[in-house]
Context: one part of a larger RNA
RNA sequence: CCCUCUUUUAGGAACUAGGCAAGUUAACCCCGUAACUUAGGGAAAAGGGGUGCCUCAUUAGCGUUGUACCGGGCCUACGUCCGGGAAGCGCGAGGAGGCCGCAGAGAAAUGGCUCUGGCGACUGUUUAAUAAAAACACAGGACUCUGCUAAGUCACAAAAACGACGUAUAGGGUCUGACGCCUGCCCGGUGCCGGAAGGUUAAGGGGAGAGGUUAGCGCAAGCGAAGCUUUGAACCGAAGCCCCGGUAAACGGCGGCCGUAACUAUAACGGUCCUAAGGUAGCGAAAUUCCUUGUCGGGUAAGUUCCGACCCGCACGAAAGGCGUAACGACUGGAGCGCUGUCUCAAGGAGGGGCACG
Numbered sequence: 001c002c003c004u005c006u007u008u009u010a011g012g013a014a015c016u017a018g019g020c021a022a023g024u025u026a027a028c029c030c031c032g033u034a035a036c037u038u039a040g041g042g043a044a045a046a047g048g049g050g051u052g053c054c055u056c057a058u059u060a061g062c063g064u065u066g067u068a069c070c071g072g073g074c075c076u077a078c079g080u081c082c083g084g085g086a087a088g089c090g091c092g093a094g095g096a097g098g099c100c101g102c103a104g105a106g107a108a109a110u111g112g113c114u115c116u117g118g119c120g121a122c123u124g125u126u127u128a129a130u131a132a133a134a135a136c137a138c139a140g141g142a143c144u145c146u147g148c149u150a151a152g153u154c155a156c157a158a159a160a161a162c163g164a165c166g167u168a169u170a171g172g173g174u175c176u177g178a179c180g181c182c183u184g185c186c187c188g189g190u191g192c193c194g195g196a197a198g199g200u201u202a203a204g205g206g207g208a209g210a211g212g213u214u215a216g217c218g219c220a221a222g223c224g225a226a227g228c229u230u231u232g233a234a235c236c237g238a239a240g241c242c243c244c245g246g247u248a249a250a251c252g253g254c255g256g257c258c259g260u261a262a263c264u265a266u267a268a269c270g271g272u273c274c275u276a277a278g279g280u281a282g283c284g285a286a287a288u289u290c291c292u293u294g295u296c297g298g299g300u301a302a303g304u305u306c307c308g309a310c311c312c313g314c315a316c317g318a319a320a321g322g323c324g325u326a327a328c329g330a331c332u333g334g335a336g337c338g339c340u341g342u343c344u345c346a347a348g349g350a351g352g353g354g355c356a357c358g
Stems, first nucleotide, its partner, number of pairs: 001353008010344002014342001019339001027051005036041001038178001052099005061091004069084006100104001112337007119329002124136002140176007152162002179324004184254003189251002191247005198242003204236002209231005216223002255273005282316001283313001294310005
């Protein structure tokens, strides 16, 4: 000097990113217990009191055993059943009086408590070895697919298998995530579903026509049947696409400028442009607010955090759900009480280790 323990005057979070760490609390019995609430809870809420030993006193009482005996039922009786019942054994509150110590759950072990936000309903699950969480899951909600050789999965080969020895109150997919109150407007784009009149359209069908070849004809130039061959216009051709309609708990989207009230300010009101439609309820400087330590109020002597409001929402908003919510949480923010070597500020002690000298 380091490590692990341990004690400490006065103060008591002044430490620090943060009470991290350490302390406080702690058992049993009794009293007592708020807001809120889904009436279960919240609750061990909180907050108090008691606890040793001796005597009265192997106390009251309870349990056990159930003999002698007593009472009763059935019964002629024996017998049997029910109740009571001494001693013994086990347990044992509550009370009164007394005794000792600083201290009686005398050691060990064994919740600190409360108030208030955020997130997630909850118990669960997870990054084996940096993350346990507000992430995942979850009952519940919704949409959608699937009629059974189901859809779907295993490669969007095959077979087999699963689904399921199930059958739409079933099974698959996607989103949301208890519960309560709710979930607004837009179908123009994209997707999906439905429709089939018209447009477009492949292979294929179809063959108008054109070329090559040459029997033949012609003096020649050339013409040129059939066949073979090369090519090929109309026309007929499905789905799809165009088109018509539906659909947002499908992917998604949910405006701008100008003016106006008898102080000022503001604008219920008006004008105008654009749009598929212009953000409803609720919430709002928020796990979202840049400007920003916004402004006001609260708490502090002092508060970039916190709580309550305001609304100018840079850039909340309704199942990528919105807003609440009792209970729950090794979650996360703020505050108070208690308590402490975290600190003011350091000191003593025990054990272990390191280093130096001998």